RNA sequence: AAGAAAGAUAGAGGUCGCGCUCUGGAAGAGUACUUUGGCGGAUGCGUCAGGGAGCAGGAGAAGCCGGGAAAAGGGCAGGGCGCCGAAGAGAGGAUUUUUCCUGGGGAUCUUUUCUGGGCACACAGUUAAGAGCUGUGUGACUGUCAUCGCAAGAUGGAGCGCUAUCGGAUUG
Numbered sequence: 001a002a003g004a005a006a007g008a009u010a011g012a013g014g015u016c017g018c019g020c021u022c023u024g025g026a027a028g029a030g031u032a033c034u035u036u037g038g039c040g041g042a043u044g045c046g047u048c049a050g051g052g053a054g055c056a057g058g059a060g061a062a063g064c065c066g067g068g069a070a071a072a073g074g075g076c077a078g079g080g081c082g083c084c085g086a087a088g089a090g091a092g093g094a095u096u097u098u099u100c101c102u103g104g105g106g107a108u109c110u111u112u113u114c115u116g117g118g119c120a121c122a123c124a125g126u127u128a129a130g131a132g133c134u135g136u137g138u139g140a141c142u143g144u145c146a147u148c149g150c151a152a153g154a155u156g157g158a159g160c161g162c163u164a165u166c167g168g169a170u171u172g
Base pairs, nucleotide, nucleotide: 001171002170007166008165009164010163011162014084017083018082019081020080021079022078023077024076033068034067036066037065038064039063043056044055045054047104048103049102050101051100053099087115088114089113090112091111092110093109094108095107096106097105116142117141119139120138121137122136123135124134125133126132144157145156146155147154148153
């Protein structure tokens, strides 16, 4: 002086980059619920289905018509905060949620797999939802690296990536 790998530090991606949170209004919904008025006349127990027990119920169950009348999860806009495997989804497990049990569903935690990023369209799932999200496929875009190329660009890869600095097996 060059410099492999491990490791350390800093950083980039942007047609909304990602998540959380606060505020507002939409939707949820004239729905749930209702100590209210009436009809009704034997069932009902509200996250869904089935079952058992228990409880409520002729001092009036369900249901229907009036009166009154929400909220949560999800989403949008704006603000704030934390960030760049940010994060999200699938599968498995544990705990929890309902008067009890089983199955399904929801919530939290955890293991593992997949996805570079957002966008548009189609289909499927989720959902109250023609919103949003997720998955698959297609398309163009974008960051990055590799190969080819004078260049423009083309093709391919994946975030276990990429860039910069440090590091330093080894070589001169």

About this RNA
Lysine riboswitch aptamer, 172 nucleotides, folded computationally.